[in-house]
Molecule: small-subunit ribosomal RNA
Organism: uncultured bacterium
RNA sequence: AAUUCGCCCUUAGAGUUUGAUCCUGGCUCAGGAUGAACGCUGGCGGCGUGCUUAACACAUGCAAGUCGAGCGAAGCACUUAAGUUUGAUUCUUCGGAUGAAGAUUUUUGUGACUGAGCGGCGGACGGGUGAGUAACGCGUGGGUAACCUGCCUCAUACAGGGGGAUAACAGUUAGAAAUGACUGCUAAUACCGCAUAAGACCACGGUACCGCAUGGUACAGUGGUAAAAACUCCGGUGGUAUGAGAUGGACCCGCGUCUGAUUAGGUAGUUGGUGGGGUAACGGCCUACCAAGCCGACGAUCAGUAGCCGACCUGAGAGGGUGACCGGCCACAUUGGGACUGAGACACGGCCCAGACUCCUACGGGAGGCAGCAGUGGGGAAUAUUGCACAAUGGAGGAAACUCUGAUGCAGCGACGCCGCGUGAAGGAUGAAGUAUUUCGGGUUGUAAACUUCUUUUGUCGGGGACGAGUAGAAGACGGUACCUGGCGAAUAAGUCACGGCUAACUACGUGCCAGCAGCCGCGGUAAUACGUAGGUGGCGAGCGUUAUCCGGAAUGAUUGGGCGUAAAGGGUGCGUAGGUGGCAGAUCAAGUCUGGAGUAAAAGGUAUGGGCUCAACCCGUACUGGCUCUGGAAACUGAUCAGCUAGAGAACAGAAGAGGACGGCGGAACUCCAUGUGUAGCGGUAAAAUGCGUAGAUAUAUGGAAGAACACCGGUGGCGAAGGCGGCCGUCUGGUCUGGAUUCUGACACUGAAGCACGAAAGCGUGGGGGAGCAAAAGGAUUAGAUACCCCUAGUAGUCCCCCCCUAAACAAUGAGAACUAGGUGUUGGGGGAAUAACUCAGUGCCCCAGUUAACCCAGUAAGUUCUCCGCCUGGGGAGUAUGCACGCAAGUGUGAAACUCAAAGAAAUUGACGGGGGCCCGCACAAGCGGUGAAGUAUGUGGUUUAAUUCGAAGCAACGCGAAGAACCUUACCAGGUCUUGACAUCCGACUAACGAGAUAGAGAUAUGUCAGGUGCCCUUCGGGGAAAGUCGAGACAGGUGGUGCAUGGUUGUCGUCAGCUCGUGUCGUGAGAUGUUGGGUUAAGUCCCGCAACGAGCGCAACCCCUGCCAUUAGUUGCUACGCAAGAGCACUCUAAUGGGACCGCUACCGACAAGGUGGAGGAAGGUGGGGACGACGUCAAAUCAUCAUGCCCCUUAUGACCUGGGCUACACACGUAAUACAAUGGCCGUUAACAGAGGGAAGCAAAGCGGUGACGCAGAGCAAAACCCUAAAAACGGUCCCAGUUCGGACUGUAGGCUGCAACCCGCCUACACGAAGUUGGAAUUGCUAGUAAUCGCGGAUCAGCAUGCCGCGGUGAAUACGUUCCCGGGCCUUGCACUCACCGCCCGUCA
Repeated sequence: AAUUCGCCCUUAGAGUUUGAUCCUGGCUCAGGAUGAACGCUGGCGGCGUGCUUAACACAUGCAAGUCGAGCGAAGCACUUAAGUUUGAUUCUUCGGAUGAAGAUUUUUGUGACUGAGCGGCGGACGGGUGAGUAACGCGUGGGUAACCUGCCUCAUACAGGGGGAUAACAGUUAGAAAUGACUGCUAAUACCGCAUAAGACCACGGUACCGCAUGGUACAGUGGUAAAAACUCCGGUGGUAUGAGAUGGACCCGCGUCUGAUUAGGUAGUUGGUGGGGUAACGGCCUACCAAGCCGACGAUCAGUAGCCGACCUGAGAGGGUGACCGGCCACAUUGGGACUGAGACACGGCCCAGACUCCUACGGGAGGCAGCAGUGGGGAAUAUUGCACAAUGGAGGAAACUCUGAUGCAGCGACGCCGCGUGAAGGAUGAAGUAUUUCGGGUUGUAAACUUCUUUUGUCGGGGACGAGUAGAAGACGGUACCUGGCGAAUAAGUCACGGCUAACUACGUGCCAGCAGCCGCGGUAAUACGUAGGUGGCGAGCGUUAUCCGGAAUGAUUGGGCGUAAAGGGUGCGUAGGUGGCAGAUCAAGUCUGGAGUAAAAGGUAUGGGCUCAACCCGUACUGGCUCUGGAAACUGAUCAGCUAGAGAACAGAAGAGGACGGCGGAACUCCAUGUGUAGCGGUAAAAUGCGUAGAUAUAUGGAAGAACACCGGUGGCGAAGGCGGCCGUCUGGUCUGGAUUCUGACACUGAAGCACGAAAGCGUGGGGGAGCAAAAGGAUUAGAUACCCCUAGUAGUCCCCCCCUAAACAAUGAGAACUAGGUGUUGGGGGAAUAACUCAGUGCCCCAGUUAACCCAGUAAGUUCUCCGCCUGGGGAGUAUGCACGCAAGUGUGAAACUCAAAGAAAUUGACGGGGGCCCGCACAAGCGGUGAAGUAUGUGGUUUAAUUCGAAGCAACGCGAAGAACCUUACCAGGUCUUGACAUCCGACUAACGAGAUAGAGAUAUGUCAGGUGCCCUUCGGGGAAAGUCGAGACAGGUGGUGCAUGGUUGUCGUCAGCUCGUGUCGUGAGAUGUUGGGUUAAGUCCCGCAACGAGCGCAACCCCUGCCAUUAGUUGCUACGCAAGAGCACUCUAAUGGGACCGCUACCGACAAGGUGGAGGAAGGUGGGGACGACGUCAAAUCAUCAUGCCCCUUAUGACCUGGGCUACACACGUAAUACAAUGGCCGUUAACAGAGGGAAGCAAAGCGGUGACGCAGAGCAAAACCCUAAAAACGGUCCCAGUUCGGACUGUAGGCUGCAACCCGCCUACACGAAGUUGGAAUUGCUAGUAAUCGCGGAUCAGCAUGCCGCGGUGAAUACGUUCCCGGGCCUUGCACUCACCGCCCGUCA
């Protein structure tokens, strides 16, 4: 070092389709980032950063000058000298001498002076911007033997001697100006000849060496060409030529560099050559001639978009996005073009021309270019100061001093970003007040505050005060800044977003599908943790949210790392070009590949690790990082070349099967038509009809003929073909397939297949030509509300057949082609083989099934398994296979094929249920078989509707409607009208007072009000004064009160499916899971009742049983019951009965059936037989079922009223409709009479009431008995006798009148009963519909609750007492299994179209 193992690092998801599940699949969120913007808020500092839009237009100032040591002239200052002038001062002999300062002219010199000019260097750098550019523009690596390079460095050699001008300046002159024109003077490191030429260059030939080609280098020779500048402070600086270096540039090349094919052909200097020109240099760069090339599916051309990179953001990475700041390159400078100068430009602050715009103007003409720094306007969501300084770093000029420098260094503004700090710390419970909440007790805010002690970062006021300045000395914009130090005092400093889930964090009030929220799901319709506010809480914090954009999550474009049977997705099929991929073995090469070395990969950045600012951000140092290029090596694999092999592939030979294809001929059956005969009234058709045909002879039948199309039986998950597809028989031509052999041959010739070519069902097209029998779009008839439809019928044209087009299908196995491998079983077709009916084997064609796979269903040697190669296709649903463009087509149309907009899903498979005019099995008065009703009538009662002052409210299919209401004249009563009360009619608390209770009077409709006391004065304690309890009156307020709302906020109660047989659980097992199994199956039952079987084994709630009544018997007990005691009393308890306890029935016995079971069918016995009959009893649940008006109760509402009292009215209305009943329509009856005919269960004291008397009667008088097995209420139908004789009646009794009775304060609205009179409808009830299976239906009466009175209702009781059930096809409801499903709010579902 490698390998293996171990360790470490990296890799995170969630919500949303469903009743639930799994999958596919989209949408959304959590993270990070930004040159950001917006909203709210805002203490400090450091470091960064700031027009992303209009490459829009720009006022003003500045941003490139410098050199007098290149030159001339001018001015200024000083100065030298001279002249002119003036004449202070001093001396004086007063004659004069002296001569300062000044002025002026000339002159010399000096100057860190001034501005212009000639000249030199620099204005090609620095600074800005990203419009253009898809390009050798950029990146990376090379090349130049095809090039240039000022200033700088090194080396060598030089600089001799002349000449003519020109600006400035002066004068004249044009013009408004800008700017010129002319004349004259002058200098130079300005310009020009001449001389010189080591060397350079050019031309010519020569020798040697070298290179990838053109070619290059070196050497010597001949001819030719071109140089120079001075200044000086005397130290130097500068100049010319040549060579080398360095730096900077130019050109060329390989590779890489966005999207679109709805852009497929592009190109004429175009591609190449020759000659020439041009350039620093190569080159069609330009030109003349010649040739006809060149580029392109490996994407030319065209169109759109874009400066490129180092890097930045994100990501685990691979990738994806971006190209602000900083750095490299490029391009541009108002737009377009052009050159000049120069070492360098086709030049941001130069020139010329043209265009647009702005400005000046005397209208003739001129001037300008902020994408430099500030700044202005404009645009925009949006981006700063008309600052300081050249102190530092760097640049230009200069010898230098120095000048210039909006480069740069700094400051200002902006929370724009990153980083750091602070807004106090410790103690402090009465857990203060306040807010908000509450179950009213409290809990919370919360040690939070107050309060005590402490500190001083920051702040403020003083004092000191830098580094940056590496130096001989000087020089600091920042800046009196950073920093250090002292004083003061908690003093100056917290917000923002969220709190339904994702996602950390919850309550109250307001609102009431409104206002609003929302990233997705979604929230809001009166109890909103989702809106708004408050309190509280959570997150982050000088910030916090929102918006926009990018990456991530997204394995959702999948190289790493996806798919295509059914979710999106296999081309309709074949042949085949390019391309991709390719059998066995050998040799060589070295393109790919592997490996060593070298170069490059700028700096900054990143990562790691050190260091400096107090830390950090920030800054400094060190190390590492891909790709490309050059070079050495290896040769296994891929590749290339050469020479081979036979296992792939193909050919030959011998056989085989076949509806494979094309053409020609032939055949029979059937239908139709034609002709003729027979024959007569219908035929045809349907669920039923009609259209249609038919007396002009149909249909039917017989014979003959014609024509077209299709080929029964055989016929088969049989055969053939690439697919579409192919079916009578024979012939000709022809394609493919299979099998055999130790066979012969070729020797990888193969597989796939964009583009292309061919084939391609049906329908359709052709003024197409033929053909046309049957069938059949279009027509008609029916059906229907309609029926431009399905189904059916009648007739029948295109079409169906041939030819030419079209080119699409659920062209499906919804499964591309080829190759290899991987358990079995069982059919079948064609071969081989054979023991000729077996094994075995090859090629097909089916089924079942293991491993494996799959989301599941399923697939499973004919794979959807395990792998390889190639092609096609997919990326949420809709819009839409639409629009547009293009191509094809005669057309119809086909192929290719979007976007805007919109939704949060659309979808696959499987699961539970519900549903089905799906299936199977079973049950129920469900039907059927019967009996009686309802629906017609009048009446009663309830409801709807209407009416009303009110007709209080509730109940609404079954499951509201004789229901709440087991009883509205007042009361009830909740409603209406009027009259009244306001701590109240009712409850608790407080204070005061008292005659508590009670009587009568007046007014009033009464409630009530007024006033008087006839009676009466209670209980406990007492100090006898009084106090207390209870009660009443008055007063104040807390509160009372509400049949007001919400049954969709609730409890409780109830109905219903349904007395239907179901509903579940634990453990186990199966399935990724929802779930399944158990609970299904075979029997059986009234029953998930029981038995058997079984990956299930057990259990629970239901069923049944246990309870009550009833039917039989026994035992015990018997009064008020009973009586064999003759009656009574008494006695007794057998019987009836009463009421307590038991027995009895269990398929126990028996025969048969059944599986030897469960059980069933029949029988015996028995009072009773298969649950004996009846009741109570109602699983999990459904219907937001009913009830806030039984009661209770949350919330809301009313509080001199929505509460309370009173009188009267109403709930009883009445055109009508419905439900439920009683009564009838009569003779199985009505009426009258007789027989004291015969029950059960109940009730009775403000009660039931007998006997008796009165009354026609209701009833009255009176009152025995009875608080009840004792007394009372208490029977009717039936039976017997008579009458009526089928009628609107001797049926029926409504309605009405009169007279009465009863209850009650009171019967007018509005009670019941009686008598007499009146005597309606109704003669058995349409469509439809209901109850009942035995002591039942039907029929007859009796009792009770409520109740003063009021019953055709309700709840009970007994009397008499039937008919029928073949059976499960149908209707309704229900149970189990199974099947389909786009339903799950579950078919009253879902959903499509049209219209509004």